[in-house]
Molecule: Bacterial RNase P class A
Organism: Rickettsiales bacterium
RNA sequence: GCAGACAAGCAGGGCAUAGCUGGUCCAUGGCCAGAGGAAAGUCCGGGCUGCAUUGGGACGGCAUAGCGGCUAACGGCCGCGCGGGGCGACCCGACGAUUAGAGCAACAGAGACGAAGCUGAUUCAGUUCAGGUGAAACGGGCAAUCUCUAUGCGCAGCAACUUCAAAUAGGUUCUCUAUACUCAGUCCCUGGUUGAGAACGGGUAGAAGGCUUGACACUCAUGGCAACAUGACGUGCAGAUUAAUUAUGUCCGCCGCGGCAACGCGGAACAGAACCCGGCUUAUCGCUUGUCUGCAACA
Numbered sequence: 001g002c003a004g005a006c007a008a009g010c011a012g013g014g015c016a017u018a019g020c021u022g023g024u025c026c027a028u029g030g031c032c033a034g035a036g037g038a039a040a041g042u043c044c045g046g047g048c049u050g051c052a053u054u055g056g057g058a059c060g061g062c063a064u065a066g067c068g069g070c071u072a073a074c075g076g077c078c079g080c081g082c083g084g085g086g087c088g089a090c091c092c093g094a095c096g097a098u099u100a101g102a103g104c105a106a107c108a109g110a111g112a113c114g115a116a117g118c119u120g121a122u123u124c125a126g127u128u129c130a131g132g133u134g135a136a137a138c139g140g141g142c143a144a145u146c147u148c149u150a151u152g153c154g155c156a157g158c159a160a161c162u163u164c165a166a167a168u169a170g171g172u173u174c175u176c177u178a179u180a181c182u183c184a185g186u187c188c189c190u191g192g193u194u195g196a197g198a199a200c201g202g203g204u205a206g207a208a209g210g211c212u213u214g215a216c217a218c219u220c221a222u223g224g225c226a227a228c229a230u231g232a233c234g235u236g237c238a239g240a241u242u243a244a245u246u247a248u249g250u251c252c253g254c255c256g257c258g259g260c261a262a263c264g265c266g267g268a269a270c271a272g273a274a275c276c277c278g279g280c281u282u283a284u285c286g287c288u289u290g291u292c293u294g295c296a297a298c299a
Stems, first nucleotide, its partner, number of pairs: 001295010012252007020034006036270001040281002043279005048157004061153005066080005081095001082093004096148002101146002103142002113139001118131004161209004171200006180194001182192003216236003219232005254267005
């Protein structure tokens, strides 16, 4: 220098003006804060909430599967082993069990899971030897077919759930009036229905809580190969509900093109909180840093 492997990081910045959401104060206003590395897919695991549940077991269903560790938990992560790929750095793996049972095997081949049996030679005798097909030929293979073993799992989700609570309609109770209407065959009593008023309770719209400071992140120290754990000082931390997180101008930075230069023109992805966290997976312009491998050349 070329070609690669692995790990990590950024995701434009400053100022001015106007506006939106939240907080706060000395409140016609001032001040402070205001999307992500994936906020996404909703695929796993947990917190939280409601319902169910005395406790234990069995059956069924789903998930997982080398060994050990980490963790609140996991199907995640770390270490080691084994198998496969690569010259290598390194990458990939559904990696328990086929003396419990069942099922399956294209093409070729006489025959494919039941043992029988094809061709050629040979023998007293399918007695012995050889051959061909195929991934596999009588002894085995596949559990990514059912199954068995071990382990785990109650169900549903913030539209969970809780509180306050109009109008209209309906409900319950009481009172009142004509002792009116109507029903119980007629009359009386009694009861029901219809009317008016009051009280009560359920519940809808709506409002509020849940709601964001926590298994939190960064930094340092100690222990550990590591995942991670423990400790310490400081700093940081959106909370909307038709749904804020923006727009305009200017300067600087990055990339591309043109130019000796000054500079000019153009470009900047994927996407976007909605109860909260730990993972996995997928999308992503332009880059930056570190460690390592192979090849070539030079000293």